[in-house]
RNA sequence: GGAGAGGGAUGGGUGACCGCGGGCCGAUGGGCUCGAGGAAAGUCCGGACUCCACAGGGCGGGGUGCUGGGUAACACCCAGGAGGAGCGAUCCUCGGAAAGGGCCACAGAAACUUCAAACCGCCCGAAGAGGGCAAGGGUGAAAAGGUGAGGUAAGAGCUCACCAGCAUCGGGGUGACCCGAUGGCUCGGUAACCCCCACCCGGAGCAAGGCCGAGCAGGGGUGGGUGGCCCGUCCAUAACCCCGGGUAGGCCGCUUGAGGAGGGCGGAAACGCUCUCCCCAGAUAGAUGGUCACCCUCGACAGAAUCCGGCUUACAGUCCCUCUCCGUGA
Numbered sequence: 001g002g003a004g005a006g007g008g009a010u011g012g013g014u015g016a017c018c019g020c021g022g023g024c025c026g027a028u029g030g031g032c033u034c035g036a037g038g039a040a041a042g043u044c045c046g047g048a049c050u051c052c053a054c055a056g057g058g059c060g061g062g063g064u065g066c067u068g069g070g071u072a073a074c075a076c077c078c079a080g081g082a083g084g085a086g087c088g089a090u091c092c093u094c095g096g097a098a099a100g101g102g103c104c105a106c107a108g109a110a111a112c113u114u115c116a117a118a119c120c121g122c123c124c125g126a127a128g129a130g131g132g133c134a135a136g137g138g139u140g141a142a143a144a145g146g147u148g149a150g151g152u153a154a155g156a157g158c159u160c161a162c163c164a165g166c167a168u169c170g171g172g173g174u175g176a177c178c179c180g181a182u183g184g185c186u187c188g189g190u191a192a193c194c195c196c197c198a199c200c201c202g203g204a205g206c207a208a209g210g211c212c213g214a215g216c217a218g219g220g221g222u223g224g225g226u227g228g229c230c231c232g233u234c235c236a237u238a239a240c241c242c243c244g245g246g247u248a249g250g251c252c253g254c255u256u257g258a259g260g261a262g263g264g265c266g267g268a269a270a271c272g273c274u275c276u277c278c279c280c281a282g283a284u285a286g287a288u289g290g291u292c293a294c295c296c297u298c299g300a301c302a303g304a305a306u307c308c309g310g311c312u313u314a315c316a317g318u319c320c321c322u323c324u325c326c327g328u329g330a
Stems, first nucleotide, its partner, number of pairs: 001326010012295007020035006037301001041312002044310005049205004061201005066080005081094005095196002100194002102190003119137002121133004145163006164186001166183007209252004219243003222236005259278008296299001
């Protein structure tokens, strides 16, 4: 210098004037102060909070899925394991197919553990009879362990070496798993098809939910009938007053919180504990805007509506840190 890998920050700046939403102060029109995001988004997970339901257990249903840890919780995060990709930094994936059932298009002889796997083949044989095979070819996403050597009529785990897998034993690790020895030789895929195993799970959502509450209309309080009386029921009721229900409307929920910044301690890390300081939108038709001046590299995606932790998606440009590979110079 080039090409990459992982991570972080920022997302025009300054000033003046006018305006908008909240809070506090002042009362004369004002003064002070705060006012969108890293994703406020998708609403995909997890929780807080609220109301409803609920003895306990089972069946059914849904979710998660390598191991250990973190957390309020998670499908998230950290560390590790195994498999795969890459020269590498690094990235991607994850229970069980040897409990059982189902399915495996097309092609192919055959799609699964036996019913004899045999289409072209190979070998013995005079043979197209009969018999022995599965190396090679062909089909396919996948074909009955792979490669090599021995062996043979040709072949074959038939024998051997290495490799993959399985079982048993020994050792290491909390564990996933790893290492070694021995053994017989071998077992297809799919679990986002049913299923098995382990763990978790009530429902609805801030239009949750709670409080106050007009005006108008209507009901009751009043009088009368029925009736022994009360309730009930029926009829009447001009005005005033009272009561209760509902509606409009208002208030709370509402933003001080699993909060932010800095320090210390514990931990490999995620994270936890602790001290000091800070207060940082809260509307309800819904506030962030406009004008001017100067500067620069001329400014992306996008706007809160109960709150928080994640994931995912969108994002012009700029800056920073760590690491890898290649080239070059000293």
Predicted 3D model of a 330-nucleotide RNA (Bacterial RNase P class A) from Pseudothermotoga sp.
Rfam family: Bacterial RNase P class A. Gene Ontology terms of the family: dimeric ribonuclease P complex, tRNA processing and ribonuclease P activity. By type it is a ribozyme.
The sequence was found by an Rfam model in a public genome assembly.
The source organism's lineage runs through Bacteria, Thermotogota, Thermotogales, Thermotogaceae and Pseudothermotoga.